[in-house]
Molecule: transfer RNA
Organism: Candidatus Saccharimonadota bacterium
RNA sequence: GCACUCUUAGCUCAACAGGAUAGAGCGUUCGGCUACGAACCGAAAGGUUGUGGGUUCAAUUCCUUCAGGGUGCG
Numbered sequence: 001g002c003a004c005u006c007u008u009a010g011c012u013c014a015a016c017a018g019g020a021u022a023g024a025g026c027g028u029u030c031g032g033c034u035a036c037g038a039a040c041c042g043a044a045a046g047g048u049u050g051u052g053g054g055u056u057c058a059a060u061u062c063c064u065u066c067a068g069g070g071u072g073c074g
Base pairs, nucleotide, nucleotide: 001073002072003071004070005069006068007067010026011025012024013023019057028044029043030042031041032040050066052064053063054062
């Protein structure tokens, strides 16, 4: 330099050929339980879906610029 691939909550990941309010586990906070904790049970907060643009009635999803990570080739 070229090709492919990934980027979604604090962390690890879902979201099945574009469609209904973007979810789960862990973690955090609050409550319950307990003599106190752990474990367990209940609830809550937390997301401009990496950045900018495009296509579309509608984009996490398709196309594309840039940034960052990974793999292969030279």